Predicted 3D model of a 94-nucleotide RNA (c-di-GMP-I-GGC riboswitch aptamer) from Paenibacillus sedimenti. NCBI's taxonomy places the organism under Bacteria, Bacillati, Bacillota, Bacilli, Paenibacillus. Its Rfam family is "c-di-GMP-I-GGC riboswitch aptamer". Its family is annotated with cyclic-di-GMP binding in the Gene Ontology. The sequence was found by an Rfam model in a public genome assembly.
């Protein structure tokens, strides 16, 4: 450096529920594990995704005013257990 083992010593802990925060995505705490060799950190700036609000943009629907809808634009806050990035424990094996 690879690679991750019927190995050690550990560690994290989805859904689901109680109880809090939040407008909502989503979070935090216990309880509980579907998993996970980075399931550890980073969303103050790489991609995406999800949310909040605006549209003078483009389609769609409407005779129209209007309304609602798709996409695309800004915007709010969020997700690392989607890729990414940085940093790392143990060593069967090469």
């Nucleotide at each position: 450096c690879g690679c991750g083992a019927u190995a050690a010593a550990g560690g994290c802990a989805a859904a689901c529920c109680u109880g809090g925060c939040g407008a909502a995505a989503g979070c935090c705490a216990g309880g509980g594990a579907c998993g996970c060799a980075a399931a550890g950190c980073u969303a103050g700036a790489g991609g995406g995704g999800c949310u909040u609000u605006c549209u003078u943009g483009u389609c769609c629907u409407g005779c129209a005013a209007g309304u609602g809808g798709a996409c695309g634009g800004g915007u709010u806050g969020c997700c690392a257990g989607c890729c990414a990035g940085c940093u790392g424990c143990c060593g069967a094996c090469g």